[in-house]
RNA sequence: GCUGUAUGCCGGACUAUCGCUUCCGUGAACGGGGGAGGAAAGUCCGGACUGCGCAGGGCAGCACACCGGUGAAUAGCCGGGUGGCGUAAGCCAACAGAAAGUGCCACAGAAAAUAACCGCCGAUGCCGUAGGCAGGUAAGGGUGAAAACGUGGGGUAAGAGCCCACGCAUUGCAGCAGUAAUGCGGCAGUGGGGUAAACCUUGUGUGCAGAAAUGCCAUGUAAAUCAGCCCCUGAGGGCGGCCCGUCCGAUGCUGUAUAGCAGGGCUGAAGGGUAGGCAGAUUGAUUCCGGUGAGCAAUUGCCGGAACAGAUAAAUGAUAGUCGCCCUGUAAAAGGGAACAGAAUCCGGCUUACAGGCAUACAGUAAAC
RNA sequence: GCACCCGUAGCUUAACUGGAUAGAGCAGCUGACUACGGAUCAGCAGGUUAGGGGUUCGACUCCCUUCGGGUGCA
Numbered sequence: 001g002c003u004g005u006a007u008g009c010c011g012g013a014c015u016a017u018c019g020c021u022u023c024c025g026u027g028a029a030c031g032g033g034g035g036a037g038g039a040a041a042g043u044c045c046g047g048a049c050u051g052c053g054c055a056g057g058g059c060a061g062c063a064c065a066c067c068g069g070u071g072a073a074u075a076g077c078c079g080g081g082u083g084g085c086g087u088a089a090g091c092c093a094a095c096a097g098a099a100a101g102u103g104c105c106a107c108a109g110a111a112a113a114u115a116a117c118c119g120c121c122g123a124u125g126c127c128g129u130a131g132g133c134a135g136g137u138a139a140g141g142g143u144g145a146a147a148a149c150g151u152g153g154g155g156u157a158a159g160a161g162c163c164c165a166c167g168c169a170u171u172g173c174a175g176c177a178g179u180a181a182u183g184c185g186g187c188a189g190u191g192g193g194g195u196a197a198a199c200c201u202u203g204u205g206u207g208c209a210g211a212a213a214u215g216c217c218a219u220g221u222a223a224a225u226c227a228g229c230c231c232c233u234g235a236g237g238g239c240g241g242c243c244c245g246u247c248c249g250a251u252g253c254u255g256u257a258u259a260g261c262a263g264g265g266c267u268g269a270a271g272g273g274u275a276g277g278c279a280g281a282u283u284g285a286u287u288c289c290g291g292u293g294a295g296c297a298a299u300u301g302c303c304g305g306a307a308c309a310g311a312u313a314a315a316u317g318a319u320a321g322u323c324g325c326c327c328u329g330u331a332a333a334a335g336g337g338a339a340c341a342g343a344a345u346c347c348g349g350c351u352u353a354c355a356g357g358c359a360u361a362c363a364g365u366a367a368a369c
Numbered sequence: 370g371c372a373c374c375c376g377u378a379g380c381u382u383a384a385c386u387g388g389a390u391a392g393a394g395c396a397g398c399u400g401a402c403u404a405c406g407g408a409u410c411a412g413c414a415g416g417u418u419a420g421g422g423g424u425u426c427g428a429c430u431c432c433c434u435u436c437g438g439g440u441g442c443a
Base pairs, nucleotide, nucleotide: 001365002364003363004362005361006360007359008358009357010356012323013322014321015320016319017318018317020035021034022033023032024031025030037340041351042350044349045348046347047346048345049210050209051208052207056244057243058242059241061206062205063204064203065202066080067079068078069077070076081095082093083092084091085090096201097200101199102198103195104194105193117141118140119137120136121135124134125133126132127131149167150166151165152164153163154162168191169190170189171188172187173186175184176183177182214279215278216277217276225269226268227267228266229265230264231263236248237247238246239245251262252261253260254259286307287306288305289304290303291302292301293300294299325337326336327335328334370442371441372440373439374438375437376436379395380394381393382392388426397413398412399411400410401409419435420434421433422432423431
């Protein structure tokens, strides 16, 4: 240099004039200060905060799933292990269990998990002695995505983990290294096809809802109508799924009584009204810079300094000039261009989009110099 | 703002609990019939199953993610 890998960063700058929004000063004029992003996006995770009335237990549901650490917390991040891919730097993993149980495995194939179609044997039993039948056999063929541990030897009628050696996988036991996952070697047993992004089992965690949450003020109407159930033998409601448990929970008259009338409670239907303001709400687990300490790292302690929009149908803009960047152009001149996108309670992550450019570290390669 | 649902040919749809060339009707094209047109009959074409990735022997179907559309909530 070329081809790559990983990580991080920038996302035009300044000036003038005219506007928009908000805050401060002031007697309204006027003056001064602040005013989009790395993703503000998707709403995929986790919290803060608020309400559901103020004990609790269990089940279901949901989420997660190698180990350790980090952090307010998570499914994030960091480090490590195991497996796979890549020549390598590195990248990827839904990486608990199929040996708890149930289901499914199309077509083909004898058989898809109680394996005999072809082939081999026919020792044993029978017919009978050439051979065949019963039967045995998973070595070979064939089918399939997948066929019942692999190779070699022994063995047998033929074969087969049936036996042996080596190997592979897996379970248990104890040992060594490691916090652990795991690794290494040993002894004993086993050889059970796949699928859990099928049901399920195991372990861990988890109350529900979400700023249109929620609290307060104002305005306005309807303490109205209809239907059902109930008023202590208790309708219904709360503990935002269910159950247990627990708490709350509304009566008078007439009548012998069923019941009736009035009142009350709950649920539903249909309908009426408000469409304003304040708080929540913008300074917080905040971000950045410099120094210093712990840690491999994520992260975090201490000291000093700086910065931080707050609208409510929604402001953050327009015009002009100069410089910088890219393209056309040999060059000058001249002309053209500038991504993704845009706050809406806040914060930490993840994911996705992004013109063009920069930096650092590392790997492979070596024609030319 | 929050929550949820859907996406198959031009249109309307089917495909069961994953099983094979994704099947129909209307519309379209070609031919027959007719003097011509319609209707009718015969045939043909048309599908990135919204895009991408994964699980699986195998994906419209299961999982993740992106895009587009819709519904509800004071």